[in-house]
Context: one part of a larger RNA
RNA sequence: UCCUACGAGUUACUCCUCAUUGGCAAGGUUAAGAAUUUAAGGUUCGAAGCCGAAGCGAAAGCGAGUCUGAAUAGGGCGCAUAGUCAGUGGGGGUAGACGCGAAACCUUGUGAUCUACCCAUGGUCAGGUUGAAGUUCCGGUAACACGGAAUGGAGGACCGAACUGGUAAACGUUGAAAAGUUUUCAGAUGAACUGUGGGUAGGGGUGAAAGGCCAAUCAAACUGGGAAAUAGCUCGUACUCCCCGAAAUGCAUUUAGGUGCAGCGUUGAUAUAGAGUCUUAUAGAGGUAGAGCUACUGAUUGGACUAGGGGGCUUCACCGCCUACCAAAUCCUGACAAACUCCGAAUGCUAUAAGAUAUGAUCAGCAGUGAGGGUAUGGGUGCUAAGGUCCAUAUCCGAGAGGGAAAGAACCCAGACCAUCAGCUAAGGUCCCCAAAUAUAUACUAAGUUGAACUAACGUUGUGCGGUUGCAUUGACAGCUAGGAUGUUGGCUUGGAAGCAGCCAUUCAUUUAAAGAGUGCGUAACAGCUCACUAGUCGAGCGAUCGUGCGUGGAUAAUAAACGGGCAUUAAGUAUAUUACCGAAGCUAUGGAUUUUACAGUAAUGUAAUCUGGUAGGGGAGCAUUCUAUUCAGCGUAGAAGGUGUGUGGUGAUGCAUGCUGGAGCGGAUAGAAAAGCAAAUGUAGGA
Repeated sequence: UCCUACGAGUUACUCCUCAUUGGCAAGGUUAAGAAUUUAAGGUUCGAAGCCGAAGCGAAAGCGAGUCUGAAUAGGGCGCAUAGUCAGUGGGGGUAGACGCGAAACCUUGUGAUCUACCCAUGGUCAGGUUGAAGUUCCGGUAACACGGAAUGGAGGACCGAACUGGUAAACGUUGAAAAGUUUUCAGAUGAACUGUGGGUAGGGGUGAAAGGCCAAUCAAACUGGGAAAUAGCUCGUACUCCCCGAAAUGCAUUUAGGUGCAGCGUUGAUAUAGAGUCUUAUAGAGGUAGAGCUACUGAUUGGACUAGGGGGCUUCACCGCCUACCAAAUCCUGACAAACUCCGAAUGCUAUAAGAUAUGAUCAGCAGUGAGGGUAUGGGUGCUAAGGUCCAUAUCCGAGAGGGAAAGAACCCAGACCAUCAGCUAAGGUCCCCAAAUAUAUACUAAGUUGAACUAACGUUGUGCGGUUGCAUUGACAGCUAGGAUGUUGGCUUGGAAGCAGCCAUUCAUUUAAAGAGUGCGUAACAGCUCACUAGUCGAGCGAUCGUGCGUGGAUAAUAAACGGGCAUUAAGUAUAUUACCGAAGCUAUGGAUUUUACAGUAAUGUAAUCUGGUAGGGGAGCAUUCUAUUCAGCGUAGAAGGUGUGUGGUGAUGCAUGCUGGAGCGGAUAGAAAAGCAAAUGUAGGA
């Protein structure tokens, strides 16, 4: 992982409630028990009791009323009748109450053959080393002390086997082993190790103390019991088809992943004549968007004018004057506001009318939901960050399949009853992958820009289009040839300053076709090169500026690696226009089925219209299994059940027929009763 079997809303009750079927009805009904019987059960007795027929009040009490109250007022609850018994079903209650699942708590016992410590009694420690005290002798002392040499054999002494331990590494890690092996290492006469017997017991022991150990179990052992503890938590919960179809919100909560009430779903009933929804028209309330502010409140640009203040001048002081300073009020000007408004929409809301459509309301049964999410728009918060967060409005996903966007919950198109080798379209597409245009017309792009993720400021004599303007056959623009001079080295300054460090200026004048008291380079200063300007040559367009289309640089991330790929350049790119085609479960065609409504019909059914995506969930109709009762005076060794094939009916669960196998039981119809359907529960058992 698979197969087979088992595996979860059950049962009880003098309980409550609703629906439905039946009996009787202002009544309904028996319980225990008794009698009888065809022994499953039924029938007949049996009013004890229960429910209902009257309520109100705390009660006395009164009573179709009563309570409150001074009240004959007002108000609360009632009255103008329908119940009850039994069967069945939905839901609730009490019970283990759909199934499995704790960690724990309490209680009765069992454990110290493991291990911790203790008690009693035994055992073990190769070999080697060191050489304490003491003693003896000698020296030494007044005597001691002290020194030397021998002897001696101490020590939680040293080295190192047995023994005990367990330092480091490797291996082992479905092991040889539920803690080991190998190498290495520590202690090894001691607080040493060890045999045997005994003691301490679970909130207790024992502990050279690690919350360690107490039988592979320890921050409270193990066993039986309370016990099916409890689990607002997790997981699982079994056949089919049909109809409808949610919610993730509000308020409250020792409440936030739970629950109650409301909202939203479903089923049944009821009544009204029409409330619901939409469109159009008309009439309203309002202070949002916008706008505005010499219309308020507040904030605010520049200027004018001018209180007040600062500074300066004057003065002994007062008075006074000035001010590129600060600045109230006023005026002009510019502009701001969720908590500003002189103004002020569109929507939305309310009402009325008409039209369209078919909902809406109330009561009763049963729910689920109460973690929502994306997108668009209006906002708060945040950084006008977030696949952020909190509201509002709409929509979709949730619970929605199909086509497109390469691939994608919610983006675009479009809402799947079934069948068909029919047609038309939507979004999106039409070179190939890949269905359909290598379509048509006119432009642009040269960057593979682009070909469906995104890219800026700032650059750009890339190129297309348009506007304005200047020069030009009296010859422009660019190139080439030649000139580019004189007063003068202008004056000043300066060491020098001669066009070119700097300053000044009637930056003048002359000769000229033209030539600045000089546009740059250059020199210490000159020189030199060059430009403006002019002539010649050449012979037709040449500049400046503004707007705009497509490009280009800016351009940086880990595969080549972000057109889906191949590939594509008068495109298969971009822009505009046009026609054709493809393209979905959309629409149409043909056939069939279902729901609901209307009509006809006793009904079956028919006709017409309509409907049929669906999670939680509500409702309806069925299939199969086992057993029971009745029936078919059913089937069966001329072959039952079961197994395994084939054909066939049914929308389906499944039914029927039949071949082979098998070898003795089994079924149809109508009712009834359930140990009544498995893919999941890290389900249980067995097998592969």
A computed fold for a 688-nucleotide part of an RNA from Chitinophaga pinensis, annotated as large-subunit ribosomal RNA, domain II. It was read from a public genome assembly. The source organism's lineage runs through Bacteria, Pseudomonadati, Chitinophagia, Chitinophagaceae and Chitinophaga. Its mean pLDDT, the model's own confidence on a scale to 100, is 83.